Background:
Model confidence (mean pLDDT): 77 of 100. This is a predicted structure of a 141-nucleotide RNA (FMN riboswitch aptamer (RFN element)) from Salimicrobium halophilum. Of the family's consensus pairs, 100% are formed in the model.

């Protein structure tokens, strides 16, 4: 430098709106929000130079939660590991060598239980778990 093991650390936003109505932040109007890696041309920073390095997609790919279902399992088939299976949604125009990522424009989508009335936005599992991301320790190379 990169690699394995460890260990601490951080890891999710969003209507006090109007209307109806006996009741909706749940209907309707208009709004508001966008995890986590990967790709990505312009941009930006450093450098003599090779080049390095930051920023950049909800709707391209692939994870993560969430829901089902199986397997192992200390001493309760519990805690815990692990595996499958489910798992939303964009095109159009510019512009270029290249773009579903950049500009413009118009679309569209959102787990599970709960509610005086149907929920991305309340409320609850959840001071939870999580993809990762940073830091440091240790070993061999």
């Nucleotide at each position: 430098u990169g690699u394995a093991u460890c260990u601490u650390u951080c890891g999710g936003g969003g209507u006090c709106a109007g209307g109806u109505g006996a009741a909706a932040u749940u209907c309707c109007u208009a709004g508001c929000c966008g995890g986590c890696g990967g790709u990505a041309a312009u941009g930006g920073a450093c450098a003599g130079u090779a080049g390095u390095c930051c920023c950049g997609a909800g709707c391209c790919c692939g994870c993560g939660a969430c829901g089902g279902g199986g397997a192992a399992g200390a001493g309760c088939g519990u805690a815990u590991u692990c595996c499958c299976c489910c798992u939303g949604a964009u095109u159009u125009g510019g512009u270029g060598a290249a773009a579903u990522u950049c500009c413009a424009a118009a679309g569209c989508c959102g787990a599970c239980a709960g509610u005086u009335a149907a929920a991305g936005u309340c409320u609850g599992g959840a001071u939870g778990g999580g993809a990762g991301a940073a830091a440091g320790a240790u070993g061999a190379a």